The part of an RNA shown here (large-subunit ribosomal RNA, domain VI) has 244 nucleotides and comes from a Candidatus Woesearchaeota archaeon. The coordinates come from a structure-prediction model, not an experiment, and the mean pLDDT is 82. The organism belongs to Candidatus Woesearchaeota, within Archaea.
Context: one part of a larger RNA
RNA sequence: UGUUGGGUGUCUGAUAGGAAGGACCUUUUAGUACGAGAGGAACGAAGGUUCGUGGCCACUGGUCGAUCGGUUAUCCGAAAGGGUAAGCCGAGCAGCUACGCCAUAAGCGAUAAGUGCUGAAAGCAUCUAAGCACGAAGCGUACCUAGAAAAGAGACACCUUAAGACAUCGCAAUAACAGCGGUUUGAUAGAAGCGGUGUGUAAGUUGGAAGGCAACGACCAAUUCAGCAUGCGCUUACUAACGU
Numbered sequence: 001u002g003u004u005g006g007g008u009g010u011c012u013g014a015u016a017g018g019a020a021g022g023a024c025c026u027u028u029u030a031g032u033a034c035g036a037g038a039g040g041a042a043c044g045a046a047g048g049u050u051c052g053u054g055g056c057c058a059c060u061g062g063u064c065g066a067u068c069g070g071u072u073a074u075c076c077g078a079a080a081g082g083g084u085a086a087g088c089c090g091a092g093c094a095g096c097u098a099c100g101c102c103a104u105a106a107g108c109g110a111u112a113a114g115u116g117c118u119g120a121a122a123g124c125a126u127c128u129a130a131g132c133a134c135g136a137a138g139c140g141u142a143c144c145u146a147g148a149a150a151a152g153a154g155a156c157a158c159c160u161u162a163a164g165a166c167a168u169c170g171c172a173a174u175a176a177c178a179g180c181g182g183u184u185u186g187a188u189a190g191a192a193g194c195g196g197u198g199u200g201u202a203a204g205u206u207g208g209a210a211g212g213c214a215a216c217g218a219c220c221a222a223u224u225c226a227g228c229a230u231g232c233g234c235u236u237a238c239u240a241a242c243g244u
């Protein structure tokens, strides 16, 4: 752009793709069938393991250059608070992940080799010539994904000028584009407060402290489950969502 008024939503499913499943073990069937005995199954049912595939992050583990703490060298004169070496070390929520968790059928249809029924040609016989029935991890369905541009261009419900685009605030969405949410009739993002979470007890002050003539003093305790931080939850229009 088309599908012929437009919009919103829900579908159908031609077609395309997939390997989405493979193997094994145990129990039962059953010490049964079978077999003189020795020995010794199977169909079916149940549970599990492993490999592969798809998904998820409540748990466990990893990572976490958000963050918190310790510490070395050096610089900001010292302290406090910091910078640099993306220094080293201990933790670490969210997120992302596997080593973690979940799911990974049965059935149906038509068949192959094959097995048959009935049955002539050919008074018999014969699975085949007419006809009929079975039969595989394979084929088609079933299952998952995409899919009205399927030109035979589909269906249904509602609305009837609704709306759409740009702009703007954003996101569990993201290479671009797209997608999703909000725009004062507002909790969309920020900020603040509360809660939760992480770290591990801040600074200052007071007291103690080996030693030292003294100055000073690593360090310890209390104040302090502190201080700091917060990609999370909730609350609150304080800030920005103006407008074309």
Stems, first nucleotide, its partner, number of pairs: 005160007015146004021051008034039001052104005060098004067091005072085005093231001107141003114134004165244002167183005188240003191236005196230004204223005211216001